[in-house]
């Protein structure tokens, strides 16, 4: 330098135009002689920047910016 892929909450993972979800964490509580396991609530300011399209964009388009793997 050229291709494909990917960048969603503290951490992984879905979601491919109309409400942004699970789960681990975190917390408060149940249970226990503690503690884990379990159960139950409650937490999270999350869609890489920037523009564009379009009634509406995490999601299409376009360029920058970072990770991955391939090709010269």
């Nucleotide at each position: 330098g050229c291709c494909g892929g990917g960048g969603u909450a503290g951490c992984c993972u879905a979601g491919u135009a109309g409400c942004a979800a699970g789960g681990c964490g975190g917390u408060g509580g149940g249970c226990u002689g503690c503690a884990g396991a379990c159960c139950c609530g409650c937490u999270u300011u999350a869609c890489g920047u920037c523009g564009g399209u379009g009634c509406a964009a995490a999601u299409c388009c376009g360029a920058c910016c970072c990770c991955c793997g391939g090709c010269u």

RNAcentral holds the sequence, with entries from ENA. Transfer RNA from Hadesarchaea archaeon YNP_N21, 72 nucleotides, folded computationally. Rfam family: tRNA. Rfam classes the family as a transfer RNA. From the family's description: Transfer RNA (tRNA) molecules are approximately 80 nucleotides in length. The source organism's lineage runs through Archaea, Methanobacteriati, Hadarchaeota (SeqCode) and Hadarchaeia (SeqCode). Model confidence (mean pLDDT): 81 of 100.